Predicted 3D model of a 74-nucleotide RNA (c-di-GMP-I riboswitch aptamer). The coordinates come from a structure-prediction model, not an experiment, and the mean pLDDT is 76. Its Rfam family is "c-di-GMP-I riboswitch aptamer". Rfam describes the family as follows. GEMM was predicted in a large-scale screen for bacterial structured RNA regulatory elements.
[in-house]
RNA sequence: ACCAAACAAGGGCAAAGCUGGGGAAACUCAGUGACGCAAAGCUAUAGGGGCCGAAAAGUCAGCCAGCUACCACC
Repeated sequence: ACCAAACAAGGGCAAAGCUGGGGAAACUCAGUGACGCAAAGCUAUAGGGGCCGAAAAGUCAGCCAGCUACCACC
RNA backbone atom coordinates (compact mmCIF):
# COMPACT_ATOMS: atom_id res chain seq x y z
P A A 1 -0.92 3.81 3.57
O5' A A 1 -0.99 2.86 2.30
C5' A A 1 -0.70 3.36 1.00
C4' A A 1 -0.68 2.24 0.00
C3' A A 1 -1.92 1.36 0.00
O3' A A 1 -2.98 1.93 -0.74
C1' A A 1 0.00 0.00 0.00
P C A 2 -4.47 1.60 -0.31
O5' C A 2 -4.69 0.12 -0.86
C5' C A 2 -4.58 -0.16 -2.25
C4' C A 2 -4.56 -1.64 -2.48
C3' C A 2 -5.75 -2.41 -1.92
O3' C A 2 -6.89 -2.32 -2.75
C1' C A 2 -3.76 -3.55 -1.39
P C A 3 -8.32 -2.42 -2.06
O5' C A 3 -8.46 -3.98 -1.75
C5' C A 3 -8.44 -4.92 -2.81
C4' C A 3 -8.44 -6.33 -2.26
C3' C A 3 -9.55 -6.65 -1.26
O3' C A 3 -10.77 -6.92 -1.89
C1' C A 3 -7.49 -7.47 -0.46
P A A 4 -12.12 -6.55 -1.10
O5' A A 4 -12.24 -7.73 -0.04
C5' A A 4 -12.42 -9.07 -0.50
C4' A A 4 -12.33 -10.03 0.68
C3' A A 4 -13.23 -9.71 1.85
O3' A A 4 -14.55 -10.16 1.64
C1' A A 4 -11.06 -10.18 2.62
P A A 5 -15.74 -9.41 2.38
O5' A A 5 -15.69 -9.96 3.87
C5' A A 5 -16.01 -11.32 4.12
C4' A A 5 -15.63 -11.69 5.54
C3' A A 5 -16.28 -10.86 6.64
O3' A A 5 -17.60 -11.25 6.92
C1' A A 5 -13.99 -11.08 7.08
P A A 6 -18.57 -10.16 7.60
O5' A A 6 -18.13 -10.13 9.12
C5' A A 6 -18.40 -11.24 9.97
C4' A A 6 -17.75 -11.05 11.31
C3' A A 6 -18.17 -9.82 12.10
O3' A A 6 -19.41 -9.99 12.76
C1' A A 6 -15.84 -10.03 12.17
P C A 7 -20.29 -8.69 13.10
O5' C A 7 -19.47 -7.93 14.23
C5' C A 7 -19.33 -8.50 15.52
C4' C A 7 -18.46 -7.64 16.40
C3' C A 7 -18.91 -6.21 16.61
O3' C A 7 -19.95 -6.09 17.55
C1' C A 7 -16.60 -6.23 16.15
P A A 8 -20.95 -4.87 17.44
O5' A A 8 -20.04 -3.60 17.79
C5' A A 8 -19.50 -3.43 19.10
C4' A A 8 -18.76 -2.13 19.22
C3' A A 8 -19.54 -0.89 18.82
O3' A A 8 -20.39 -0.46 19.85
C1' A A 8 -17.36 -0.80 17.91
P A A 9 -21.68 0.36 19.49
O5' A A 9 -21.13 1.81 19.13
C5' A A 9 -20.45 2.59 20.12
C4' A A 9 -19.94 3.88 19.51
C3' A A 9 -20.97 4.66 18.70
O3' A A 9 -21.80 5.44 19.53
C1' A A 9 -18.95 4.51 17.49
P G A 10 -23.30 5.68 19.13
O5' G A 10 -23.20 6.81 18.01
C5' G A 10 -22.56 8.04 18.29
C4' G A 10 -22.26 8.78 17.01
C3' G A 10 -23.42 8.89 16.04
O3' G A 10 -24.30 9.94 16.42
C1' G A 10 -21.49 8.22 14.88
P G A 11 -25.83 9.81 16.02
O5' G A 11 -25.86 10.36 14.53
C5' G A 11 -26.54 9.64 13.51
C4' G A 11 -25.80 9.80 12.21
C3' G A 11 -26.55 9.32 10.98
O3' G A 11 -27.48 10.28 10.52
C1' G A 11 -24.40 8.40 10.96
P G A 12 -28.86 9.77 9.94
O5' G A 12 -28.46 9.08 8.56
C5' G A 12 -27.75 9.81 7.57
C4' G A 12 -27.42 8.93 6.39
C3' G A 12 -28.61 8.24 5.76
O3' G A 12 -29.36 9.13 4.94
C1' G A 12 -26.84 6.71 5.97
P C A 13 -30.94 9.00 4.92
O5' C A 13 -31.18 7.77 3.93
C5' C A 13 -30.61 7.78 2.63
C4' C A 13 -30.69 6.40 2.02
C3' C A 13 -32.08 5.79 1.99
O3' C A 13 -32.83 6.28 0.89
C1' C A 13 -30.52 4.19 2.76
P A A 14 -34.37 6.56 1.05
O5' A A 14 -34.98 5.10 1.29
C5' A A 14 -34.76 4.08 0.32
C4' A A 14 -35.28 2.76 0.86
C3' A A 14 -36.78 2.77 1.14
O3' A A 14 -37.38 1.58 0.70
C1' A A 14 -35.57 2.22 3.12
P A A 15 -38.78 1.60 -0.03
O5' A A 15 -39.09 0.04 -0.18
C5' A A 15 -38.27 -0.77 -1.00
C4' A A 15 -38.61 -2.22 -0.78
C3' A A 15 -40.10 -2.51 -0.69
O3' A A 15 -40.67 -2.65 -1.98
C1' A A 15 -39.01 -3.52 1.12
P A A 16 -42.10 -2.02 -2.31
O5' A A 16 -43.07 -2.91 -1.41
C5' A A 16 -43.22 -4.30 -1.68
C4' A A 16 -43.98 -4.96 -0.55
C3' A A 16 -45.33 -4.35 -0.23
O3' A A 16 -46.34 -4.78 -1.13
C1' A A 16 -44.15 -4.75 1.76
P G A 17 -47.43 -3.73 -1.65
O5' G A 17 -48.19 -3.33 -0.31
C5' G A 17 -48.94 -4.30 0.41
C4' G A 17 -49.37 -3.73 1.73
C3' G A 17 -50.14 -2.42 1.66
O3' G A 17 -51.50 -2.62 1.35
C1' G A 17 -48.48 -2.26 3.33
P C A 18 -52.25 -1.58 0.38
O5' C A 18 -52.44 -0.31 1.32
C5' C A 18 -53.19 -0.41 2.52
C4' C A 18 -53.03 0.85 3.35
C3' C A 18 -53.31 2.15 2.61
O3' C A 18 -54.69 2.42 2.50
C1' C A 18 -51.31 2.36 3.85
P U A 19 -55.21 3.15 1.17
O5' U A 19 -54.76 4.66 1.41
C5' U A 19 -55.30 5.41 2.49
C4' U A 19 -54.69 6.80 2.54
C3' U A 19 -54.65 7.54 1.21
O3' U A 19 -55.90 8.12 0.86
C1' U A 19 -52.57 7.75 2.28
P G A 20 -56.26 8.15 -0.72
O5' G A 20 -55.37 9.34 -1.28
C5' G A 20 -55.62 10.67 -0.86
C4' G A 20 -54.49 11.59 -1.29
C3' G A 20 -54.17 11.61 -2.78
O3' G A 20 -55.10 12.35 -3.54
C1' G A 20 -52.17 11.49 -1.56
P G A 21 -55.29 11.90 -5.13
O5' G A 21 -53.95 12.39 -5.84
C5' G A 21 -53.67 13.78 -5.95
C4' G A 21 -52.33 14.02 -6.59
C3' G A 21 -52.11 13.44 -7.98
O3' G A 21 -52.78 14.15 -9.00
C1' G A 21 -50.20 13.10 -6.68
P G A 22 -53.25 13.33 -10.33
O5' G A 22 -51.89 12.93 -11.07
C5' G A 22 -51.06 13.93 -11.62
C4' G A 22 -49.84 13.32 -12.27
C3' G A 22 -50.13 12.26 -13.32
O3' G A 22 -50.53 12.82 -14.56
C1' G A 22 -48.39 11.51 -11.92
P G A 23 -51.63 12.06 -15.45
O5' G A 23 -50.91 10.73 -15.93
C5' G A 23 -49.84 10.79 -16.86
C4' G A 23 -49.24 9.42 -17.07
C3' G A 23 -50.22 8.33 -17.46
O3' G A 23 -50.57 8.41 -18.84
C1' G A 23 -48.75 7.51 -15.81
P A A 24 -52.10 8.21 -19.26
O5' A A 24 -52.44 6.71 -18.85
C5' A A 24 -53.78 6.25 -18.81
C4' A A 24 -53.83 4.79 -19.13
C3' A A 24 -52.89 3.92 -18.30
O3' A A 24 -53.52 3.50 -17.11
C1' A A 24 -52.62 3.43 -20.59
P A A 25 -52.64 3.47 -15.73
O5' A A 25 -51.70 2.20 -15.90
C5' A A 25 -52.24 0.88 -15.91
C4' A A 25 -51.22 -0.09 -16.47
C3' A A 25 -49.94 -0.21 -15.67
O3' A A 25 -50.07 -1.15 -14.63
C1' A A 25 -49.43 0.08 -17.96
P A A 26 -49.19 -0.99 -13.27
O5' A A 26 -47.70 -1.40 -13.69
C5' A A 26 -47.36 -2.76 -13.95
C4' A A 26 -46.02 -2.83 -14.63
C3' A A 26 -44.86 -2.24 -13.84
O3' A A 26 -44.31 -3.16 -12.93
C1' A A 26 -44.82 -1.41 -16.05
P C A 27 -44.22 -2.81 -11.36
O5' C A 27 -43.59 -1.34 -11.28
C5' C A 27 -42.24 -1.08 -11.62
C4' C A 27 -42.11 0.32 -12.17
C3' C A 27 -41.95 1.44 -11.15
O3' C A 27 -40.62 1.54 -10.67
C1' C A 27 -43.55 2.09 -12.74
P U A 28 -40.34 2.12 -9.19
O5' U A 28 -40.67 3.67 -9.35
C5' U A 28 -39.89 4.48 -10.21
C4' U A 28 -40.54 5.84 -10.36
C3' U A 28 -40.67 6.63 -9.08
O3' U A 28 -39.46 7.31 -8.77
C1' U A 28 -42.71 6.69 -10.24
P C A 29 -39.08 7.58 -7.23
O5' C A 29 -39.95 8.87 -6.88
C5' C A 29 -39.68 10.10 -7.52
C4' C A 29 -40.68 11.16 -7.08
C3' C A 29 -40.88 11.27 -5.58
O3' C A 29 -39.86 12.02 -4.95
C1' C A 29 -42.97 11.22 -6.63
P A A 30 -39.42 11.62 -3.45
O5' A A 30 -40.65 12.15 -2.57
C5' A A 30 -40.88 13.55 -2.47
C4' A A 30 -42.15 13.82 -1.68
C3' A A 30 -42.25 13.11 -0.33
O3' A A 30 -41.50 13.76 0.68
C1' A A 30 -44.28 12.87 -1.48
P G A 31 -40.86 12.85 1.87
O5' G A 31 -42.15 12.46 2.73
C5' G A 31 -42.90 13.47 3.39
C4' G A 31 -44.17 12.90 3.97
C3' G A 31 -44.00 11.74 4.93
O3' G A 31 -43.60 12.16 6.23
C1' G A 31 -45.75 11.26 3.44
P U A 32 -42.60 11.17 7.09
O5' U A 32 -43.53 9.93 7.44
C5' U A 32 -44.66 10.09 8.29
C4' U A 32 -45.54 8.86 8.26
C3' U A 32 -44.86 7.58 8.73
O3' U A 32 -44.87 7.48 10.15
C1' U A 32 -46.03 7.16 6.73
P G A 33 -43.57 6.77 10.88
O5' G A 33 -43.62 5.28 10.32
C5' G A 33 -44.77 4.45 10.55
C4' G A 33 -44.64 3.17 9.75
C3' G A 33 -43.37 2.40 10.03
O3' G A 33 -43.56 1.59 11.18
C1' G A 33 -43.68 2.61 7.68
P A A 34 -42.23 1.08 11.97
O5' A A 34 -41.59 0.04 10.95
C5' A A 34 -40.63 -0.85 11.34
C4' A A 34 -40.23 -1.68 10.13
C3' A A 34 -38.82 -2.26 10.29
O3' A A 34 -38.76 -3.51 9.64
C1' A A 34 -38.92 -0.83 8.40
P C A 35 -39.15 -4.85 10.36
O5' C A 35 -38.61 -5.98 9.38
C5' C A 35 -39.50 -6.79 8.66
C4' C A 35 -38.96 -7.13 7.29
C3' C A 35 -37.47 -7.36 7.17
O3' C A 35 -37.07 -8.60 7.71
C1' C A 35 -38.24 -6.14 5.31
P G A 36 -35.52 -8.83 8.19
O5' G A 36 -34.75 -9.11 6.83
C5' G A 36 -33.43 -8.64 6.63
C4' G A 36 -33.36 -7.91 5.31
C3' G A 36 -32.00 -7.29 5.03
O3' G A 36 -31.13 -8.24 4.45
C1' G A 36 -33.67 -5.67 4.69
P C A 37 -29.52 -8.13 4.82
O5' C A 37 -29.03 -6.84 4.04
C5' C A 37 -29.10 -6.79 2.62
C4' C A 37 -28.66 -5.44 2.12
C3' C A 37 -27.27 -5.02 2.56
O3' C A 37 -26.28 -5.60 1.74
C1' C A 37 -28.78 -3.22 2.81
P A A 38 -25.03 -6.40 2.43
O5' A A 38 -23.78 -5.44 2.19
C5' A A 38 -23.71 -4.20 2.82
C4' A A 38 -22.55 -3.42 2.29
C3' A A 38 -21.19 -4.09 2.52
O3' A A 38 -20.27 -3.60 1.56
C1' A A 38 -21.36 -2.13 3.82
P A A 39 -19.89 -4.33 0.25
O5' A A 39 -19.77 -3.02 -0.66
C5' A A 39 -20.72 -2.75 -1.66
C4' A A 39 -21.80 -1.85 -1.10
C3' A A 39 -23.00 -1.74 -2.02
O3' A A 39 -24.16 -1.58 -1.22
C1' A A 39 -22.14 0.38 -1.61
P A A 40 -25.40 -2.45 -1.64
O5' A A 40 -26.60 -1.40 -1.56
C5' A A 40 -26.76 -0.39 -2.57
C4' A A 40 -27.95 0.49 -2.25
C3' A A 40 -27.98 1.00 -0.82
O3' A A 40 -28.65 2.25 -0.78
C1' A A 40 -29.73 -0.57 -1.15
P G A 41 -27.94 3.55 -0.28
O5' G A 41 -26.95 3.92 -1.48
C5' G A 41 -27.38 4.67 -2.57
C4' G A 41 -26.38 5.78 -2.85
C3' G A 41 -26.32 6.15 -4.33
O3' G A 41 -27.24 7.20 -4.61
C1' G A 41 -24.14 5.65 -3.53
P C A 42 -28.21 7.00 -5.86
O5' C A 42 -27.27 7.26 -7.12
C5' C A 42 -26.64 8.51 -7.32
C4' C A 42 -25.62 8.42 -8.44
C3' C A 42 -26.12 7.79 -9.72
O3' C A 42 -26.84 8.70 -10.53
C1' C A 42 -24.06 6.82 -9.14
P U A 43 -28.01 8.13 -11.47
O5' U A 43 -27.24 7.30 -12.60
C5' U A 43 -26.38 7.96 -13.52
C4' U A 43 -25.71 6.96 -14.42
C3' U A 43 -26.65 6.05 -15.20
O3' U A 43 -27.11 6.70 -16.38
C1' U A 43 -24.91 4.77 -14.25
P A A 44 -28.66 6.57 -16.79
O5' A A 44 -28.84 5.04 -17.17
C5' A A 44 -28.11 4.47 -18.23
C4' A A 44 -28.97 3.47 -19.00
C3' A A 44 -30.23 4.08 -19.61
O3' A A 44 -30.47 3.43 -20.84
C1' A A 44 -30.83 2.34 -18.17
P U A 45 -31.01 4.20 -22.12
O5' U A 45 -30.31 3.39 -23.29
C5' U A 45 -31.07 3.06 -24.45
C4' U A 45 -30.22 3.29 -25.68
C3' U A 45 -28.78 2.78 -25.56
O3' U A 45 -28.69 1.38 -25.81
C1' U A 45 -28.77 4.98 -26.40
P A A 46 -27.57 0.51 -24.97
O5' A A 46 -26.42 0.14 -26.01
C5' A A 46 -25.67 1.11 -26.70
C4' A A 46 -24.18 0.99 -26.39
C3' A A 46 -23.85 0.74 -24.92
O3' A A 46 -23.76 -0.65 -24.69
C1' A A 46 -22.53 2.50 -25.79
P G A 47 -24.83 -1.53 -24.04
O5' G A 47 -23.90 -2.67 -23.41
C5' G A 47 -23.10 -3.47 -24.25
C4' G A 47 -22.90 -4.82 -23.60
C3' G A 47 -24.19 -5.55 -23.26
O3' G A 47 -24.73 -6.24 -24.38
C1' G A 47 -22.81 -5.53 -21.37
P G A 48 -26.34 -6.32 -24.51
O5' G A 48 -26.72 -7.42 -23.43
C5' G A 48 -26.25 -8.76 -23.59
C4' G A 48 -26.45 -9.55 -22.32
C3' G A 48 -27.89 -9.76 -21.87
O3' G A 48 -28.56 -10.76 -22.62
C1' G A 48 -26.56 -9.19 -20.01
P G A 49 -30.13 -10.54 -22.94
O5' G A 49 -30.81 -10.58 -21.50
C5' G A 49 -30.80 -11.78 -20.73
C4' G A 49 -31.34 -11.51 -19.33
C3' G A 49 -32.77 -11.00 -19.27
O3' G A 49 -33.74 -12.04 -19.45
C1' G A 49 -31.43 -9.71 -17.84
P G A 50 -35.18 -11.65 -20.02
O5' G A 50 -35.91 -11.00 -18.77
C5' G A 50 -36.14 -11.75 -17.59
C4' G A 50 -36.72 -10.87 -16.50
C3' G A 50 -38.02 -10.18 -16.86
O3' G A 50 -39.14 -11.04 -16.72
C1' G A 50 -36.56 -8.62 -15.87
P C A 51 -40.36 -10.91 -17.71
O5' C A 51 -41.02 -9.53 -17.25
C5' C A 51 -41.54 -9.38 -15.94
C4' C A 51 -41.99 -7.94 -15.71
C3' C A 51 -42.98 -7.42 -16.74
O3' C A 51 -44.30 -7.85 -16.46
C1' C A 51 -41.29 -5.82 -16.40
P C A 52 -45.29 -8.14 -17.70
O5' C A 52 -45.66 -6.67 -18.18
C5' C A 52 -46.34 -5.77 -17.33
C4' C A 52 -46.46 -4.41 -17.98
C3' C A 52 -47.06 -4.43 -19.38
O3' C A 52 -48.48 -4.49 -19.33
C1' C A 52 -45.14 -3.07 -19.37
P G A 53 -49.24 -5.37 -20.45
O5' G A 53 -49.00 -4.55 -21.79
C5' G A 53 -49.55 -3.25 -21.95
C4' G A 53 -49.00 -2.60 -23.19
C3' G A 53 -49.09 -3.42 -24.47
O3' G A 53 -50.40 -3.39 -25.03
C1' G A 53 -46.95 -2.47 -24.30
P A A 54 -50.96 -4.78 -25.67
O5' A A 54 -49.98 -5.12 -26.87
C5' A A 54 -49.96 -6.41 -27.48
C4' A A 54 -49.68 -6.30 -28.95
C3' A A 54 -48.42 -5.53 -29.30
O3' A A 54 -47.29 -6.38 -29.33
C1' A A 54 -50.23 -4.69 -30.55
P A A 55 -45.90 -5.88 -28.61
O5' A A 55 -45.38 -4.74 -29.59
C5' A A 55 -44.85 -5.06 -30.88
C4' A A 55 -44.87 -3.84 -31.78
C3' A A 55 -43.92 -2.72 -31.38
O3' A A 55 -42.65 -2.90 -31.97
C1' A A 55 -46.09 -1.84 -31.75
P A A 56 -41.33 -2.32 -31.24
O5' A A 56 -41.52 -0.75 -31.34
C5' A A 56 -41.20 -0.05 -32.54
C4' A A 56 -41.65 1.39 -32.44
C3' A A 56 -40.99 2.20 -31.33
O3' A A 56 -39.76 2.76 -31.74
C1' A A 56 -43.32 2.48 -31.20
P A A 57 -38.48 2.65 -30.73
O5' A A 57 -38.99 3.28 -29.35
C5' A A 57 -39.06 4.69 -29.17
C4' A A 57 -40.11 5.04 -28.15
C3' A A 57 -39.71 4.90 -26.69
O3' A A 57 -38.96 6.01 -26.23
C1' A A 57 -41.79 3.89 -26.99
P G A 58 -37.89 5.77 -25.04
O5' G A 58 -38.77 5.31 -23.79
C5' G A 58 -39.68 6.21 -23.19
C4' G A 58 -40.57 5.50 -22.21
C3' G A 58 -39.89 5.00 -20.95
O3' G A 58 -39.71 6.04 -20.00
C1' G A 58 -41.28 3.30 -21.80
P U A 59 -38.43 6.00 -19.05
O5' U A 59 -38.70 4.78 -18.08
C5' U A 59 -39.81 4.81 -17.20
C4' U A 59 -39.98 3.46 -16.53
C3' U A 59 -38.77 2.97 -15.75
O3' U A 59 -38.69 3.56 -14.47
C1' U A 59 -39.60 1.23 -17.09
P C A 60 -37.23 3.73 -13.79
O5' C A 60 -36.91 2.27 -13.26
C5' C A 60 -37.72 1.68 -12.26
C4' C A 60 -37.29 0.25 -12.01
C3' C A 60 -35.83 0.07 -11.63
O3' C A 60 -35.63 0.31 -10.25
C1' C A 60 -36.44 -1.53 -13.26
P A A 61 -34.36 1.17 -9.75
O5' A A 61 -33.11 0.31 -10.24
C5' A A 61 -32.85 -0.98 -9.71
C4' A A 61 -31.37 -1.12 -9.36
C3' A A 61 -30.89 -0.13 -8.31
O3' A A 61 -29.96 -0.74 -7.46
C1' A A 61 -29.64 0.15 -10.28
P G A 62 -29.95 -0.44 -5.89
O5' G A 62 -30.78 -1.65 -5.27
C5' G A 62 -30.38 -2.99 -5.51
C4' G A 62 -31.53 -3.93 -5.21
C3' G A 62 -32.76 -3.69 -6.07
O3' G A 62 -33.40 -4.94 -6.32
C1' G A 62 -33.32 -3.47 -3.79
P C A 63 -33.30 -5.56 -7.82
O5' C A 63 -31.99 -6.45 -7.83
C5' C A 63 -32.00 -7.76 -7.26
C4' C A 63 -31.39 -8.75 -8.23
C3' C A 63 -29.95 -8.46 -8.63
O3' C A 63 -29.01 -8.85 -7.66
C1' C A 63 -31.21 -8.98 -10.56
P C A 64 -27.62 -8.04 -7.50
O5' C A 64 -26.76 -8.51 -8.75
C5' C A 64 -26.27 -9.83 -8.82
C4' C A 64 -25.78 -10.15 -10.22
C3' C A 64 -24.58 -9.36 -10.72
O3' C A 64 -23.35 -9.82 -10.18
C1' C A 64 -26.20 -9.49 -12.42
P A A 65 -22.13 -8.74 -9.92
O5' A A 65 -21.99 -7.97 -11.32
C5' A A 65 -21.39 -8.59 -12.45
C4' A A 65 -21.43 -7.66 -13.64
C3' A A 65 -20.62 -6.37 -13.48
O3' A A 65 -19.25 -6.59 -13.78
C1' A A 65 -22.76 -5.84 -14.30
P G A 66 -18.11 -5.75 -12.93
O5' G A 66 -18.20 -4.29 -13.56
C5' G A 66 -17.82 -4.05 -14.92
C4' G A 66 -18.09 -2.61 -15.29
C3' G A 66 -17.47 -1.58 -14.35
O3' G A 66 -16.11 -1.32 -14.67
C1' G A 66 -19.73 -1.04 -14.71
P C A 67 -15.06 -0.97 -13.48
O5' C A 67 -15.50 0.49 -13.04
C5' C A 67 -15.35 1.59 -13.93
C4' C A 67 -15.94 2.85 -13.33
C3' C A 67 -15.45 3.21 -11.94
O3' C A 67 -14.19 3.85 -11.94
C1' C A 67 -17.79 3.38 -11.99
P U A 68 -13.16 3.60 -10.68
O5' U A 68 -13.85 4.44 -9.50
C5' U A 68 -13.90 5.86 -9.57
C4' U A 68 -14.81 6.42 -8.52
C3' U A 68 -14.45 6.12 -7.07
O3' U A 68 -13.40 6.93 -6.58
C1' U A 68 -16.75 5.77 -7.37
P A A 69 -12.44 6.35 -5.41
O5' A A 69 -13.42 6.35 -4.14
C5' A A 69 -13.88 7.57 -3.59
C4' A A 69 -14.89 7.32 -2.50
C3' A A 69 -14.39 6.54 -1.29
O3' A A 69 -13.68 7.38 -0.39
C1' A A 69 -16.47 5.67 -1.96
P C A 70 -12.82 6.74 0.82
O5' C A 70 -13.83 6.89 2.03
C5' C A 70 -14.30 8.16 2.43
C4' C A 70 -15.08 8.07 3.70
C3' C A 70 -14.41 7.33 4.84
O3' C A 70 -13.47 8.13 5.52
C1' C A 70 -16.65 6.62 4.68
P C A 71 -12.18 7.44 6.24
O5' C A 71 -12.80 6.77 7.54
C5' C A 71 -13.37 7.58 8.56
C4' C A 71 -13.94 6.71 9.65
C3' C A 71 -13.00 5.66 10.21
O3' C A 71 -12.11 6.20 11.17
C1' C A 71 -15.09 4.67 9.77
P A A 72 -10.58 5.59 11.31
O5' A A 72 -10.84 4.21 12.07
C5' A A 72 -11.40 4.20 13.37
C4' A A 72 -11.77 2.79 13.77
C3' A A 72 -10.65 1.77 13.66
O3' A A 72 -9.81 1.79 14.80
C1' A A 72 -12.59 0.90 12.65
P C A 73 -8.18 1.45 14.65
O5' C A 73 -8.16 -0.13 14.55
C5' C A 73 -8.66 -0.93 15.62
C4' C A 73 -8.86 -2.35 15.16
C3' C A 73 -7.63 -3.02 14.57
O3' C A 73 -6.78 -3.53 15.58
C1' C A 73 -9.49 -3.39 13.17
P C A 74 -5.14 -3.67 15.27
O5' C A 74 -5.06 -5.00 14.40
C5' C A 74 -5.42 -6.26 14.97
C4' C A 74 -5.52 -7.29 13.88
C3' C A 74 -4.30 -7.47 13.02
O3' C A 74 -3.33 -8.29 13.65
C1' C A 74 -6.20 -7.35 11.64